This is a predicted structure of a 74-nucleotide RNA (transfer RNA) from a Spirochaetota bacterium. Its Rfam family is "tRNA". It is annotated as a transfer RNA. The sequence was found in a public genome assembly. Lineage of the source: Bacteria > Pseudomonadati > Spirochaetota. The coordinates come from a structure-prediction model, not an experiment, and the mean pLDDT is 81.
């Protein structure tokens, strides 16, 4: 330089022909249980869904160009 795969909450990920309100688990805070913790329950909080641009009434999901990462090839 060519090829392929990933990118989605702090990590780790799932999102079933594109459908209107994007989700779990772990962490994180609070508040409940204890004599305390830990373990548990209940709630909150936290996402430009890598960027841009298309197509569509309607995109995380589909095209295209870009970046970032892993891996094959030279």
């Nucleotide at each position: 330089g060519g090829g392929u795969g990933u990118g989605u909450a702090g990590c780790u990920c799932a999102g079933u022909u594109g459908g209107u309100u994007a989700g779990a688990g772990c962490g994180u805070u609070a508040c409940a249980c204890u004599g305390a913790u830990a373990a548990u329950g209940u709630a909150a909080a936290g996402g430009u869904c890598g960027g841009a641009a298309g197509u569509u009434c309607a995109a995380u999901u589909c095209u295209u160009c870009c970046c970032a990462c892993a891996c094959c090839c030279a």